Description:
Predicted 3D model of RNase P RNA and transfer RNA as a complex of 445 nucleotides. Rfam match: Bacterial RNase P class A. Its mean pLDDT, the model's own confidence on a scale to 100, is 76.
RNA sequence: GGAGCUGGAUAGGUGGCCGCUUCGGGCCCUGUGCCCGGAGAGGAAAGUCCGAACUCCACAGGGCAGUGCGCUGGGUAACGCCCAGUCUCGGUGACGAGAAGGAAAGUGCCACAGAAAACAAACCGCCGGGCAGGGCUCCGCCUUGGUCGGUAAGGGUGAAAAGGUGCGGUAAGAGCGCACCGCGUUCCGGGUGACCGGAACGGCACGGUAAACCCCGCACGGAGCAAGACCAAAUAGGGGAGUCGUUUGGGGUCGCCCGCCCUGUUGCUCCUGGGUAGGUCGCUAGACCUUGCGGGUAACCGUAAGGCAAGAGGAAUGGCCACCGCCCCUUCGGGGGUCACAAAAUUCGGCUUACUUCCCGCUCCGGUC
RNA sequence: UCCUCGGUAGCUCAACCGGUAGAGCGGGUGGCUGUUAACCACUAGGUUGUAGGUUCGAGUCCUGCCCGGGGAGCCA
Numbered sequence: 001g002g003a004g005c006u007g008g009a010u011a012g013g014u015g016g017c018c019g020c021u022u023c024g025g026g027c028c029c030u031g032u033g034c035c036c037g038g039a040g041a042g043g044a045a046a047g048u049c050c051g052a053a054c055u056c057c058a059c060a061g062g063g064c065a066g067u068g069c070g071c072u073g074g075g076u077a078a079c080g081c082c083c084a085g086u087c088u089c090g091g092u093g094a095c096g097a098g099a100a101g102g103a104a105a106g107u108g109c110c111a112c113a114g115a116a117a118a119c120a121a122a123c124c125g126c127c128g129g130g131c132a133g134g135g136c137u138c139c140g141c142c143u144u145g146g147u148c149g150g151u152a153a154g155g156g157u158g159a160a161a162a163g164g165u166g167c168g169g170u171a172a173g174a175g176c177g178c179a180c181c182g183c184g185u186u187c188c189g190g191g192u193g194a195c196c197g198g199a200a201c202g203g204c205a206c207g208g209u210a211a212a213c214c215c216c217g218c219a220c221g222g223a224g225c226a227a228g229a230c231c232a233a234a235u236a237g238g239g240g241a242g243u244c245g246u247u248u249g250g251g252g253u254c255g256c257c258c259g260c261c262c263u264g265u266u267g268c269u270c271c272u273g274g275g276u277a278g279g280u281c282g283c284u285a286g287a288c289c290u291u292g293c294g295g296g297u298a299a300c301c302g303u304a305a306g307g308c309a310a311g312a313g314g315a316a317u318g319g320c321c322a323c324c325g326c327c328c329c330u331u332c333g334g335g336g337g338u339c340a341c342a343a344a345a346u347u348c349g350g351c352u353u354a355c356u357u358c359c360c361g362c363u364c365c366g367g368u369c
Numbered sequence: 370u371c372c373u374c375g376g377u378a379g380c381u382c383a384a385c386c387g388g389u390a391g392a393g394c395g396g397g398u399g400g401c402u403g404u405u406a407a408c409c410a411c412u413a414g415g416u417u418g419u420a421g422g423u424u425c426g427a428g429u430c431c432u433g434c435c436c437g438g439g440g441a442g443c444c445a
Base pairs, nucleotide, nucleotide: 001365002364003363004362005361007359008358009357012324013323014322015321016320017319018318020040021039022038023037024036025035026034027033028031042341046352047351049350050349051348052347053346054224055223056222057221061258062257063256064255066220067219068218069217070216071085072084073083074082075081086100087098088097089096090095101215102214106213107212108209109208110207123155124154125151126150127149128148129147131145132144133143134142135141136140163181164180165179166178167177168176182204183202184201185200186199187198188197189196190195228281229280230279231278238272239271240270241269242268243267249263250262251261252260274444275443288307289306290305291304292303293302294301295300326337327336328335329334370441371440372439373438374437375436376435379394380393381392382391388425396412397411398410399409400408418434419433420432421431422430
């Protein structure tokens, strides 16, 4: 100097003028008025992908079904999140990624190619025995064809060919035997554990796929602030169809069954028609933020002090000027950009996605001293 | 706020239990005709919305984004 990897911070600043929303106070001519003062978007407010708080339903019990999650230990209110670790994979490396239970319960699938694709298989090749033919230096040897067998070493096909490499062995071969590696079983040592290290035994049984069905383990009652409560307004509590007839019927916010609760015939369900599109509360101080100290590798926890007044009609949070800062151009006088992504709507904890600028640390490559 | 469906050639749609992408219309070229249409023959055109993953193999299975469509909710 170049290329990268991690972690963190930031999200232009100050002043003036003019506005917008809302709260408090004041004024009068009581108006959707004026004056004074206070407050007024984010790291993602976003996507609405998870988890909760909160609220209501019958306080939610059992079974089936369904959905989600799935290495180990910890954190947390909880989680599919976070931290630490294990193993596997990717990268020269810093480092990163992992839906990482089970294929030895069962079922399904594995196209094309290939002889054979899961109770393995003989196309070429290699080897052996008959048979037929041919040759020669003819009681034998060589060779050609076909046939019956052996063989998973070699060739070829494929993503994948039924342990791998080497030595021995054999007619040729083969875990047939042995060594090392892999695999399985048992045991020993270490670790809370995933797992790691080692020893003995077994000649290999068990191809892949569960982001195919499935099995195993764990979790889950349902709905969502348009939850829900109160007030006000409105009306034809209208019409049609269906259904039940007193211990069974109907209904009750989960798909089904049981259980539970309500109701007791002017009922209930569906269709159709009609009405209202108002106000108040819920509504923001919370598993909150900052700093110090203590514990912990860390996530995080404990504790002390200080701090925090957006909460709407899906409608406000802006504009202009000056100076400074940043970036671009420059004829060094100055000129220009207005500077990324984007904007609350019940509230939190996460994830994911979008995006500006800067910095600490680390890695690899090249050059120079 | 909640639920649900979809994105494949220029347009409208197919593609089974994953096996390698099709049809009609439209476009192009040639033929037929005096010419055009119709008709006949041939032909081009696809990162299957996008980025990853699982698998030997993905339009199809899984995850994250992007875009679009539909539905539900009050009183009685």